[in-house]
Context: one part of a larger RNA
């Protein structure tokens, strides 16, 4: 390589979009490349097989036939692939019409609360903990009242609710603006699906420019604990968290489950919206579509467990794994300002 596999044992790319390629509805209609028949012609010798002969002898010699599954060229079929020609609507997509939403984007703007601060009140403690102490406070702390500033987050609503490819999104309100779902006809006609490179977007921390700094709080300090405490607890506090133009490109980036399509009991919530019943009409009940849970049949599974949102029965593309370490390490190469990403061995050992 052939197999045979990727929830959990190795093993689904962090996520979309796409460009080569690979695959690809329903009819028809033309050629016959591919596929299939068959005929004929080659397909050296030597090897291989079978038989004969030789020999004690199945080896070896000679001999004949066979293979050597190819390839060219003629003939024939057209079921399916390809090619073509002409149609259709059930995929895909437009257009109308109605909805739902923390989807994104810039602006302004509200009202708790935390911290500080001013003025007034008041006077002996406040904080902290299991206990303490560090630590503020007679230069009046802490509370109480009133004003003030500034920063970050938005309480109830709130839901195993919604929305987005993923990361992710949650205060009003306004601009731009992206997807999605129902429902009616119309109209395009296969314009589909996957996608090797490539491109794009990616928490949280980190770089780096100028700002900002209220709370938290990596580093650091002090106080406890303790044999020791470089730590878990207390007091403090410094990047950093925010805001702006960039970098970086990973996460246990998880459903640890790749994308499209088709089919295969049901039971029950709840989310968005269509029909129909019925005067319990803001309502209920029956259903259809589209989404999200829960149990669960078959079936699958090594078990746990999955189950129409499959891990089940199939197809068509992609990534990806082949005994533990050694190692995601070394060296090349590339990307990065740095930190380091990304591709990625081997010896050696068990």
């Nucleotide at each position: 390589u052939u197999g045979g596999g990727c929830g959990u044992a190795a093993a689904g790319a962090g996520u979309u979009u796409g460009u080569a390629g690979g695959c690809u509805g329903u009819a028809u209609u033309u050629g016959u490349u591919g596929u299939u028949a068959u005929a004929u012609g080659u397909a050296a010798a030597a090897u291989a097989a079978u038989a004969a002969g030789c020999u004690u002898a199945u080896u070896c010699c000679u001999u004949a036939u066979u293979a050597c599954u190819g390839c060219a060229u003629g003939u024939a079929u057209u079921a399916c692939a390809c090619u073509u020609u002409u149609a259709c609507u059930u995929g895909a997509g437009u257009a109308u019409a109605a909805c739902a939403g923390a989807g994104g984007u810039u602006a302004a703007c509200a009202g708790a609360a935390u911290u500080u601060u001013a003025u007034a009140g008041g006077a002996a403690a406040g904080a902290g903990u299991a206990a303490a102490a560090u630590c503020u406070a007679a230069u009046g702390a802490u509370c109480u009242a009133u004003g003030a500033a500034g920063g970050a987050a938005u309480g109830u609503c709130a839901g195993c609710g919604g929305c987005g490819a993923a990361g992710g999104c949650g205060g009003u309100u306004a601009u731009c603006u992206g997807g999605g779902u129902u429902a009616u006809u119309a109209c395009u006609g296969a314009c589909g699906c996957u996608g090797a490179g490539g491109a794009a977007c990616g928490a949280a921390a980190g770089c780096a420019u100028g700002g900002g700094g209220a709370g938290c709080a990596a580093a650091c300090a002090g106080g406890a604990u303790u044999a020791g405490a470089u730590a878990c607890c207390c007091u403090g506090g410094u990047a950093g968290u925010c805001c702006u133009a960039g970098c970086u490109g990973u996460a246990a980036a998880c459903g640890a489950u790749g994308g499209a399509u088709a089919c295969u009991a049901g039971a029950u919530g709840u989310u968005g919206u269509g029909u129909a019943u019925u005067u319990u009409u803001u309502a209920a009940u029956a259903u259809g579509c589209a989404g999200u849970g829960u149990c669960g049949u078959a079936g699958c599974u090594a078990a746990c467990g999955c189950g129409u949102u499959a891990a089940g029965u199939a197809u068509c593309c992609c990534g990806c794994c082949u005994g533990g370490g050694g190692a995601g390490u070394a060296u090349g190469c590339u990307c990065g300002c740095a930190a380091g990403g990304g591709u990625g061995a081997a010896a050696c050992u068990c």
This is a predicted structure of a 350-nucleotide part of an RNA (small-subunit ribosomal RNA, central domain) from an uncultured eukaryote. The RNAcentral record of the full RNA draws on ENA. The prediction has a mean pLDDT of 85.